């Protein structure tokens, strides 16, 4: 530099449950582990959801871009 789950350091943490916030998607904390090679951070295009329906909101763990980073193999 390139490529990815073989292997492993050492990271996350699906549903589920238990509390708390929101009208609500859902967020938080704890337990939990389906699984992830950016499941790391960013709503910028689509996508899907949500509502007091007005354009505001959720969601990066749905793709796509952007930045950055881990650890192996290879030049």
């Nucleotide at each position: 530099a390139u490529u990815g789950a073989a292997a492993a350091a050492g990271c996350u943490a699906a549903a589920c449950c238990u509390a708390u916030u929101g009208u609500g998607a859902a967020g938080u904390a704890g337990g939990g582990a389906c699984a992830g090679a950016a499941a790391g951070u960013c709503a910028u295009g689509g996508g899907u959801c949500u509502u007091c329906a007005g354009a505001a909101g959720a969601u990066c763990g749905c793709c796509a871009g952007a930045c950055u980073a881990c650890c192996a193999a290879u030049a």